[in-house]
RNA sequence: GGGCCAGUAGCUCAGCUGGUUAGAGUACGUGCCUGAUAAGCACGGGGUCGGAAGUUCAAGUCUUCCCUGGCCCA
Repeated sequence: GGGCCAGUAGCUCAGCUGGUUAGAGUACGUGCCUGAUAAGCACGGGGUCGGAAGUUCAAGUCUUCCCUGGCCCA
């Protein structure tokens, strides 16, 4: 230098053929439970969907460029 893959909550990830409210587990906080912890149960907070532009009535999802990481080729 060329090709491919990935980037969504603190972390690990889902998100179908573009539409519904952006979700799960875990972590964190609060409450219940306990003599008190842990475990368990309930509730809650937390997101520029890597960045910018474009297409569209509508983009996490499609297109282009850029950034970061990984793999392969040279």
Molecule: transfer RNA
Organism: uncultured bacterium